Model confidence (mean pLDDT): 89 of 100. Predicted 3D model of a 349-nucleotide part of an RNA (small-subunit ribosomal RNA, central domain) from a metagenome.
[in-house]
Context: one part of a larger RNA
RNA sequence: CUGGGCGUAAAGCGCACGUAGGUGGAUGUUUAAGUCGGAUGUGAAAGCCCUGGGCUUAACCUAGGAAUUGCAUUCGAAACUGGAUGUCUAGAGUGUGGUAGAGGGUAGUGGAAUUCCCGGUGUAGCGGUGAAAUGCGUAGAUAUCGGGAGGAACACCAGUGGCGAAGGCGACUACCUGGGCCAAGACUGACACUGAUGUGCGAAAGCGUGGGGAGCAAACAGGAUUAGAUACCCUGGUAGUCCACGCCGUAAACGAUGAGAACUAGACGUUGGGGGGCGUGUCCCCUUAGUGUCGAAGCUAACGCGAUAAGUUCUCCGCCUGGGGAGUACGGCCGCAAGGCUAAAACUC
Numbered sequence: 001c002u003g004g005g006c007g008u009a010a011a012g013c014g015c016a017c018g019u020a021g022g023u024g025g026a027u028g029u030u031u032a033a034g035u036c037g038g039a040u041g042u043g044a045a046a047g048c049c050c051u052g053g054g055c056u057u058a059a060c061c062u063a064g065g066a067a068u069u070g071c072a073u074u075c076g077a078a079a080c081u082g083g084a085u086g087u088c089u090a091g092a093g094u095g096u097g098g099u100a101g102a103g104g105g106u107a108g109u110g111g112a113a114u115u116c117c118c119g120g121u122g123u124a125g126c127g128g129u130g131a132a133a134u135g136c137g138u139a140g141a142u143a144u145c146g147g148g149a150g151g152a153a154c155a156c157c158a159g160u161g162g163c164g165a166a167g168g169c170g171a172c173u174a175c176c177u178g179g180g181c182c183a184a185g186a187c188u189g190a191c192a193c194u195g196a197u198g199u200g201c202g203a204a205a206g207c208g209u210g211g212g213g214a215g216c217a218a219a220c221a222g223g224a225u226u227a228g229a230u231a232c233c234c235u236g237g238u239a240g241u242c243c244a245c246g247c248c249g250u251a252a253a254c255g256a257u258g259a260g261a262a263c264u265a266g267a268c269g270u271u272g273g274g275g276g277g278c279g280u281g282u283c284c285c286c287u288u289a290g291u292g293u294c295g296a297a298g299c300u301a302a303c304g305c306g307a308u309a310a311g312u313u314c315u316c317c318g319c320c321u322g323g324g325g326a327g328u329a330c331g332g333c334c335g336c337a338a339g340g341c342u343a344a345a346a347c348u349c
Base pairs, nucleotide, nucleotide: 004320005319006318007303008302012317014201015200016199017198021194022193023192025088026087027086028085029084030083031082033081034080035077036076037075038074039073040072041071042070049065050064051063052062053061054060091191092188093187094186096183097182098181099180103177104176105175106174107173108172109171110154115149116148117147118146119145120144121143125136126135162169163168206247207246208245209244210243211242215241216240220236221235222234223233258316259315260314261313262312263311266294267293268292269291270290271289272288273287274286275285276284277283278281298305299304322349323348324347331342332341333340334339
C1' cells in the first nucleotide's frame, strides 16, 4: 500500500459553523471531456508463451506466430458520468397562521433555611462520636421569642418530563433574543449533503485584575483511631466556590455508538402539535415531531442492537494497526503560568 475495522477487544475529533475538495433530485435538447467500438501508426531486439527446425537427447541454438492489456492520430456511438442550455417540484429554503419548552442574555422582586449581630425569657450545660476528646459555655452558651445584616442556593411542583449542537439549563416578573414542531400549501426553483486547513462555543478545576464572602471546604492546625495514620471519623479553617472583565481549552466532554439520506414485522407507554368520533370524558380513533420499554427478520465473538439499528444500502469526514517505553522526549505552535496541541525512537516482552 492493499485488505480489514472503530458500543465493550486498538480505533468516532467534546460540539458546531464553514473554505477548498468530494458527492449530488426529475425531465427535454445539445456537446462529446470521461466511457464504448473500428481503423492506422507505434509499442526495438532478446526473454516469457505457442508451433516447427538443428546439435544422438536435454540444457542450448534457431525460424515463424502470439503477446506486449499502453500511447498517439483518426472515424464513429450517445445509454451512463461530466459540460452547456431550457423546463419541473418530491430535496432545501422563504412566507402565512398556530404551538410547547429549566434554550440564551440583562434588570428587578420573593419566601424557606444556615450563619452573624442586637434585645427579651432562661440556667448549666451544649456540641460531637462506635466510644471519646479537641471545641463552645456562668464574660450567660445550647434552647426559645422579637428585630436586623449579608451571601449563596431555589424545597414541594418534578416525571426512563421538557429545551439546547454539545458543554449544559430548574423560584417569580419584565424586556431583548435563538431554535424546534404542527396545519394549510402561497412563493423560490436543486439554492443540497459532507467538510482537510480555519473560525467560534466549550463542565469542573486552575490563572490575572477588581469586587464579594453566609454555608461548604483542598491546603493547614488540633482531637481521636492505629503498631504507625502525613488517611478514613470529629472540632476548626484559608484559597476556592459567587460577581464583572480577560485567559485556560481539558473530562468516563459517554449513547464509551461522526454527520446526512433511503429502505426493512409488530406490541405497549410517555411529551408537544394537528384532525376526527359521540357516550363530552382523567374517553376513543387517525396523523405528525420527539422520548422510552420489549421484541420479528437481520446483525454480533458474545453481551447485546433491533425504524432513536450495532439490520440492508449510498455520500463525505475523522480515527486504528501487539504490550511496555509514551500520549513521553526532541522540535514547532499556543499559554501569564499551570500546561495544552502535534508527536517519535532506542531498548524490552